[in-house]
The RNA shown here (c-di-GMP-I riboswitch aptamer) has 84 nucleotides. The model forms 95% of the base pairs in the Rfam consensus. The prediction has a mean pLDDT of 82.
């Protein structure tokens, strides 16, 4: 340096749920809280999923639609310590 790996240490992140705020919603943020995570770091220009305010269609019910979200779904990308 490359590849593989996660027994240990140090450090890190933080699901559900609760409270508050924002938002049409999905969801996000802050505090509490830990189910888990060896990339649970980053990327929403690839696939997938959620929402549908606005828009289109419709007599209506409603259908479709991302310019809104999700990286803790897959994927891409970068990378610390130890071990081999």
């Nucleotide at each position: 340096c490359a590849u593989a790996u996660u027994u240990a240490a140090u450090a890190g992140c933080a699901a559900a749920c609760c409270u508050g705020u924002u938002g049409a919603a999905a969801a996000a943020c802050a505090g509490g809280g830990a189910c888990g995570c060896a990339a649970a770091g980053c990327c929403a220009a690839g696939g997938g999923u959620c929402u549908a305010a606005g828009g289109u269609c419709a007599g209506a019910c409603g259908a479709c639609u991302a310019u809104g979200a999700c990286a803790g779904c897959c994927g891409g990308u970068u990378g610390c310590c130890g071990u081999a």